This is a predicted structure of a 91-nucleotide RNA (SAH (S-adenosyl-L-homocysteine) riboswitch aptamer) from Chromatium weissei.
Taxonomically the source falls in Chromatium (Bacteria, Pseudomonadota, Chromatiales, Chromatiaceae).
Its Rfam family is "SAH (S-adenosyl-L-homocysteine) riboswitch aptamer". Gene Ontology terms of the family: regulation of gene expression and S-adenosylhomocysteine metabolic process.
Model confidence (mean pLDDT): 77 of 100.
RNA sequence: GUUUGCGAGGAGCGUUGCAACUCGGUAUUAACAAACAAUACCGAGCCAGGCUCGUAAACAAGAUUAACCCUUUCAACGGCGCUCACUCACG
Numbered sequence: 001g002u003u004u005g006c007g008a009g010g011a012g013c014g015u016u017g018c019a020a021c022u023c024g025g026u027a028u029u030a031a032c033a034a035a036c037a038a039u040a041c042c043g044a045g046c047c048a049g050g051c052u053c054g055u056a057a058a059c060a061a062g063a064u065u066a067a068c069c070c071u072u073u074c075a076a077c078g079g080c081g082c083u084c085a086c087u088c089a090c091g
Base pairs, nucleotide, nucleotide: 001059002058003057004056005055006054007053008052009051010084011083012082013081014080015079018050021045022044023043024042025041026040027039028038029037049077
């Protein structure tokens, strides 16, 4: 650094819908009888933690000190509407 899992970032209901995912269709490649697979496009379904931080595992790259101890800090964001929780201020 990549992928995956877990935890956290306070929640609920409704809604639109990009990406991803699922299904169907068309085309192309291969095959060439069909089917399967991949890619592109179209349609339908589903869809507002897909993001960030922390941690674990695997893989990859790089570096040369590593380990231990102490101290300090620990968030920023997340379409729209409504509601609740929490904090502060005012009445």